The RNA shown here (SAM riboswitch aptamer (S box leader)) has 117 nucleotides and comes from bacterium OM1 bin76.
Model confidence (mean pLDDT): 84 of 100.
Of the family's consensus pairs, 97% are formed in the model.
[in-house]
RNA sequence: CGCUCAUCCAGAGCGGUGGAGGGACAGGCCCCGUGAAACCGCGGCAACCGGUCGGAGACGGCCGAUACGGUGCCAACGCCUGACCGAUGAGUAAAGGAGAGUCGGUGACAAUCAGCG
Numbered sequence: 001c002g003c004u005c006a007u008c009c010a011g012a013g014c015g016g017u018g019g020a021g022g023g024a025c026a027g028g029c030c031c032c033g034u035g036a037a038a039c040c041g042c043g044g045c046a047a048c049c050g051g052u053c054g055g056a057g058a059c060g061g062c063c064g065a066u067a068c069g070g071u072g073c074c075a076a077c078g079c080c081u082g083a084c085c086g087a088u089g090a091g092u093a094a095a096g097g098a099g100a101g102u103c104g105g106u107g108a109c110a111a112u113c114a115g116c117g
Base pairs, nucleotide, nucleotide: 001117002116003115004114006112007111013042014041015040016039017038021031022030023029025082026081027080028079043074044073045072048070049069050068051066052065053064054063055062078109083106084105085104086103087102088101
């Protein structure tokens, strides 16, 4: 880097260095010299993988507990939307048509775990 699988409205921040950016991308909307990114220290969240313990089970494997090991994470739902489908439907003289916005669903994309190449 590519492929497969799972998760994605829960949860968790202080200090130092550093100096202007950051929230993947685009459009919004936010955060930021009352100090961004990044790095370091300490602290924390969390059961994705392993370990350990317990439970049920004929087996494969399942359920629960535990931060011991491996990752991950610690503004805002993955901050919102982004393609399609359904519901509703503002304004437009009326009808037909189209249709902002809102709600719901399925995806795409991104991120992370695990496995494979």